RNAcentral holds the sequence, with entries from ENA.
The RNA shown here (Bacterial RNase P class A) has 371 nucleotides and comes from Georgenia deserti.
The model forms 98% of the base pairs in the Rfam consensus.
It matches the Rfam family "Bacterial RNase P class A". By type it is a ribozyme.
RNA sequence: UGAGUCGGCCAGGCGGUCGCGUCGCACCUUCGGGUGCGCCGAGGAACGUCCGGGCUCCGCAGGGCAGGGUGGUGGGUAACACCCACCCGGGGUGACCCGCGGGACAGUGCCACAGAAAGUAGACCGCCGCCGGGCCAGGCCCGGUGGUAAGGGUGAAACGGUGGUGUAAGAGACCACCAGCGCGGCGGGUGACCGUCGCGGCUCGGUAAACCCCACCCGGAGCAAGACCAGACAGCAGGCGUUCGAGGGCGGCCCGUCCGAGCCUGCGGGUAGGUCGCUGGAGGCUUACGGCAACGUACGUCCUAGAUGGAUGACCGCCGCCGCGGCCACGGCCGCGGGCACAGAACCCGGCGUACCGGCCGACUCAUCCG
Numbered sequence: 001u002g003a004g005u006c007g008g009c010c011a012g013g014c015g016g017u018c019g020c021g022u023c024g025c026a027c028c029u030u031c032g033g034g035u036g037c038g039c040c041g042a043g044g045a046a047c048g049u050c051c052g053g054g055c056u057c058c059g060c061a062g063g064g065c066a067g068g069g070u071g072g073u074g075g076g077u078a079a080c081a082c083c084c085a086c087c088c089g090g091g092g093u094g095a096c097c098c099g100c101g102g103g104a105c106a107g108u109g110c111c112a113c114a115g116a117a118a119g120u121a122g123a124c125c126g127c128c129g130c131c132g133g134g135c136c137a138g139g140c141c142c143g144g145u146g147g148u149a150a151g152g153g154u155g156a157a158a159c160g161g162u163g164g165u166g167u168a169a170g171a172g173a174c175c176a177c178c179a180g181c182g183c184g185g186c187g188g189g190u191g192a193c194c195g196u197c198g199c200g201g202c203u204c205g206g207u208a209a210a211c212c213c214c215a216c217c218c219g220g221a222g223c224a225a226g227a228c229c230a231g232a233c234a235g236c237a238g239g240c241g242u243u244c245g246a247g248g249g250c251g252g253c254c255c256g257u258c259c260g261a262g263c264c265u266g267c268g269g270g271u272a273g274g275u276c277g278c279u280g281g282a283g284g285c286u287u288a289c290g291g292c293a294a295c296g297u298a299c300g301u302c303c304u305a306g307a308u309g310g311a312u313g314a315c316c317g318c319c320g321c322c323g324c325g326g327c328c329a330c331g332g333c334c335g336c337g338g339g340c341a342c343a344g345a346a347c348c349c350g351g352c353g354u355a356c357c358g359g360c361c362g363a364c365u366c367a368u369c370c371g
Base pairs, nucleotide, nucleotide: 001367002366003365004364005363006362007361008360009359010358012319013318014317015316016315017314018313020041021040023038024037025036026035027034028033043342047353048352050351051350052349053348054347055222056221057220058219062255063254064253065252067218068217069216070215071214072086073085074084075083076082087101088099089098090097091096102213103212107211108210109207110206111205124152125151126148127147128146129145130144131143132142133141134140135139160178161177162176163175164174165173179203181200182199183198184197185196186195187194188193226276227275228274229273235267236266237265238264239263240262247259248258249257250256283302284301285300287298288297289296290295320340321339322337323336324335325334326333327332
């Protein structure tokens, strides 16, 4: 200098005028509210609502069956499907990245197209033996029958690779080495696992985001939760039931158990106001200590959205960036632009995922050049 990998950060800036919302103070008020002043007033994703928790209400005898989730190991955490570290597999020269990563000798299912055959499978071509026939000197050809997975061909995938022995031709049929699998010993590691030695049968296809099996975990509903205040209304008809128990709770079902005098359907009527919940919390930052890290502990310090038809905006000026046009002495200058992303709180947190103009910083890798 070029190409890249990983991590962190910002999200136009300043000023003025007007406007909106909560709160505080003052004044006015017909007590509903209004006016003035002051403070504060969106995000890294506030988003999707996909996971996990707090909080609230219901439930909290029990058993069984269903159902859902997670899935290498160890740790972190309130918890998680998240994070950190490591293992194994794959990719990259490398920094580094990716993995929906338990089990396919428990069972069942499936494996498109092609192909003879897709599973303890399979003879299409080929190779070889035997029998019969033809040409006929050896040999060749045709038919039948059998052997054969070494060679060809199909496929994503066809019963381990190389060399040899063997054979009619072949074949782990046998042998040596290698790869893989299983068992055992030793060594290392908390562990997943790794290294090494010996033995064994010689090789047993893939798929579990197919059913399934194994291990572990899991009550329901959600701030329109829920609590309080104020206020309105009108009942009628039918059905079932009150120890011959309707109906309801106990996660979906069953058993069981508890409560139990009301319940269901149709028509008709009323209300749809206010207050609380509500925002300071598993919170941020600095330093020290522990830890490889995620994170934890301690001290100090900082913090100001809370609407409910739902506020957080508009305009002007200057500057920055971008685009277009013009001038140029190539340093720049001038003008124009309804150009400056994605988006936008609604009970609160921790994550994940997705969207995003432009830019800044740090660490590292590879290549090339110079010293």